[in-house]
RNA sequence: CCCCGAAAAAGCUAACCCGGUUGAGAAACCGGAGCAGAAAGCUACGGGUCUUUCCACUAAACCUACCAAGAUAGCCGAGCUACCGAA
Numbered sequence: 001c002c003c004c005g006a007a008a009a010a011g012c013u014a015a016c017c018c019g020g021u022u023g024a025g026a027a028a029c030c031g032g033a034g035c036a037g038a039a040a041g042c043u044a045c046g047g048g049u050c051u052u053u054c055c056a057c058u059a060a061a062c063c064u065a066c067c068a069a070g071a072u073a074g075c076c077g078a079g080c081u082a083c084c085g086a087a
Base pairs, nucleotide, nucleotide: 004085005084012037013036017032018031019030020029021028022027035074041080042079043078045077046076047075048072049071050070051069052068
């Protein structure tokens, strides 16, 4: 240094739920809380899931697919970076 991840040390993050704020929504942020996490740090690049508008198909309409715009990194993969050091 790499792999690895200890009933180690020092720290870190924070699901559900509750309150507040923002948003049309998925959801985000703040406070409480503490399920978990060794990348639960960063990047929407590939796939997935979710939201919204429009909307083909129709006689017309409803619904919905595609497209588009978003959300999710705590769904998976990929890329980049990083603390500690027992076996």

Predicted 3D model of an 87-nucleotide RNA (c-di-GMP-I riboswitch aptamer) from a Deltaproteobacteria bacterium.
Of the family's consensus pairs, 94% are formed in the model.
The prediction has a mean pLDDT of 86.
The sequence was found by an Rfam model in a public genome assembly.
It matches the Rfam family "c-di-GMP-I riboswitch aptamer". Gene Ontology term of the family: cyclic-di-GMP binding. From the family's description: GEMM was predicted in a large-scale screen for bacterial structured RNA regulatory elements.
The source organism's lineage runs through Bacteria, Pseudomonadati, Myxococcota and Myxococcia.